[in-house]
RNA sequence: GGGUCCAUAGCUUAGUGGUAAAGCAUUUGACUGUAGAUCAAGAGGUCAUCGGUUUGAUCCCGGUUGGGCCCU
Numbered sequence: 001g002g003g004u005c006c007a008u009a010g011c012u013u014a015g016u017g018g019u020a021a022a023g024c025a026u027u028u029g030a031c032u033g034u035a036g037a038u039c040a041a042g043a044g045g046u047c048a049u050c051g052g053u054u055u056g057a058u059c060c061c062g063g064u065u066g067g068g069c070c071c072u
Base pairs, nucleotide, nucleotide: 001071002070003069004068005067006066007065010024011023012022013021018055026042027041028040029039030038048064049063050062051061052060
């Protein structure tokens, strides 16, 4: 330098056009002598970023940034 894949909650991931979900973690309550386990409820997201397409974008297209792999 060329090609290809990835970026979503604190962490690991789902979501392939109709406005975001789960597990673990975390907070509160119940239970317990205390803690753990269990049960119930809650909080936590500019979906890396900038533009485009669309009535509508996490999703499709292009640029940028960061990361993985391959070729040279």
RNAcentral holds the sequence, with entries from GtRNAdb and Rfam.
Predicted 3D model of a 72-nucleotide RNA (transfer RNA) from Vitis vinifera.
It is recorded under the gene name tRNA-Tyr-GTA-5-1.
NCBI's taxonomy places the organism under Eukaryota, Embryophyta, Tracheophyta, Spermatophyta, Vitis.
Its Rfam family is "tRNA". By type it is a transfer RNA.